[in-house]
RNA sequence: GCCCAGAUGGCGGAAUUGGUAGACGCGCUAGACUCAAACUCUAGUGAUUGCAAGAUCGUGCCGGUUCGACCCCGGCUCUGGGUA
Repeated sequence: GCCCAGAUGGCGGAAUUGGUAGACGCGCUAGACUCAAACUCUAGUGAUUGCAAGAUCGUGCCGGUUCGACCCCGGCUCUGGGUA
């Protein structure tokens, strides 16, 4: 250089027929239990803003297609593998 795979909340990792993004686990926060803790159980947990209800934004980056994109198309960045 060329070819292949991948990039999703704090972390791992789902969602692929294009139709509510973040299931599930870990972690964290609050509560229950305890003398206190651990274990266990219950609830919550993307970001910004707002007293709240809510609103807006969010799948590596920039564009495009579409009524609608994590998903399709183009370019780029980074990671892993293959190849001379």
Predicted 3D model of an 84-nucleotide RNA (transfer RNA) from a Cyclobacteriaceae bacterium. RNAcentral records the identical sequence in 2 taxa. Model confidence (mean pLDDT): 81 of 100. The source organism's lineage runs through Bacteria, Pseudomonadati, Cytophagia, Cytophagales and Cyclobacteriaceae. The RNAcentral record of the sequence draws on ENA and MGnify.